[in-house]
This is a predicted structure of a 342-nucleotide part of an RNA (small-subunit ribosomal RNA, central domain) from an uncultured Microgenomates group bacterium. Its mean pLDDT, the model's own confidence on a scale to 100, is 88. Its Rfam family is "Bacterial small subunit ribosomal RNA". RNAcentral holds the full RNA, with entries from ENA and SILVA.
Context: one part of a larger RNA
RNA sequence: UUGGGCGUAAAGAGUGCGUAGGCUGUCCGAUGCAUCUUAUUUGAAAUAUUCCGACUCAAUCGGGAUUUUGGAUAAGAUAUGAUCGGACUUGAUGGUAUGGGAGGGUGUUGGAACCGAUGGUGUAGCAGUGAAAUGCGUUGAUAUCAUCGGGAACCCCAAAGGCGUAGGCAGACACUUAACAUACUCAUGACGCUGAGGCACGAAAGCUGGGGGAGCGAAACAGAUUAGAGACCUGUGUAGUCCCAGCCGUAAACUAUCUCUGCUAGAUAGUGGCUUUUGUCACUGUCGCAGCUAACGCGUUAAGCAGAGCGCCUGGGGAGUACGAGCGCAAGCUUAAAACUC
Numbered sequence: 001u002u003g004g005g006c007g008u009a010a011a012g013a014g015u016g017c018g019u020a021g022g023c024u025g026u027c028c029g030a031u032g033c034a035u036c037u038u039a040u041u042u043g044a045a046a047u048a049u050u051c052c053g054a055c056u057c058a059a060u061c062g063g064g065a066u067u068u069u070g071g072a073u074a075a076g077a078u079a080u081g082a083u084c085g086g087a088c089u090u091g092a093u094g095g096u097a098u099g100g101g102a103g104g105g106u107g108u109u110g111g112a113a114c115c116g117a118u119g120g121u122g123u124a125g126c127a128g129u130g131a132a133a134u135g136c137g138u139u140g141a142u143a144u145c146a147u148c149g150g151g152a153a154c155c156c157c158a159a160a161g162g163c164g165u166a167g168g169c170a171g172a173c174a175c176u177u178a179a180c181a182u183a184c185u186c187a188u189g190a191c192g193c194u195g196a197g198g199c200a201c202g203a204a205a206g207c208u209g210g211g212g213g214a215g216c217g218a219a220a221c222a223g224a225u226u227a228g229a230g231a232c233c234u235g236u237g238u239a240g241u242c243c244c245a246g247c248c249g250u251a252a253a254c255u256a257u258c259u260c261u262g263c264u265a266g267a268u269a270g271u272g273g274c275u276u277u278u279g280u281c282a283c284u285g286u287c288g289c290a291g292c293u294a295a296c297g298c299g300u301u302a303a304g305c306a307g308a309g310c311g312c313c314u315g316g317g318g319a320g321u322a323c324g325a326g327c328g329c330a331a332g333c334u335u336a337a338a339a340c341u342c
Base pairs, nucleotide, nucleotide: 004313005312006311007296008295012310014201015200016199017198021194022193023192025088026087027086028085029084030083031082033081034080035077036076037075038074039073040072041071042070048066049065050064051063052062053061054060091191092188093187094186095184096183097182098181099180103177104176105175106174107173108172109171110154114150115149116148117147118146119145120144121143125136126135162169163168206247207246208245209244210243211242215241216240220236221235222234223233258309259308260307261306262305263304266287267286268285269284270283271282272281273280274279291298292297315342316341317340324335325334326333327332
């Protein structure tokens, strides 16, 4: 609960596509369904409210008015909404041309670093720390040179930079695929917005099967530290991190700010077009007017002024829990209370 809200106080779903539904540009004509006006009729009585009257008053009784917000019929109005028909171009989409980009997928390939193997040179240390020790090393380590092998990540460029709906995306090249911007104003002619359910995508960790395994490294072991040390520091090191196929479906998934449309001073920096102008369009930042805000702050990328649609909130704890249901191999996820208590 006909109210007020959702950047930080409770509250915008992680993101998109889209069904139903809701909402929907400009002009003309028709209908007159909604809507509106007038008239008639119906909406029983009692009751109720109010005025007057009758029992001496009251209760009680009688009369008048009001209430009954509605329904039906007839005549009319045609602004708005609706339906039908026609037209338009500014919303939307398409076309042509140009362009930039770590957007996605597949394949090929490169150098540095690291680790290992083999061989050469070479000898007693190396490694590590606050200090040490565990550890490695005379079966020749560390250092250095050559050859071979392996996996993962891509220095500089690099930026307050770019792209993507979000998650996210970075060595190079090729193929493939998608989106975007600008110019032309060529085509279609409202084809649009939102979106309950639904569907798809969705970091990391985790799970299943099969590969791979250099470095790093939960767990584990050991050395230290310490009163203790299940830690911080050190030495090892399994899962994992990587690839393929399939699950999981959550994050401070954050701009803690839903999507779309219109309107409302500017300044400055950057990115990409078109242009040559004192320009213009799209995007990314910082500052700032009006205005808003409890303040902080926001401020044409709004948290300003309005409109359309959806989601969500309603004191703290109990609790994002129990139960039930759905999904999942599991871990668990989604939906979601109450008692009690302050």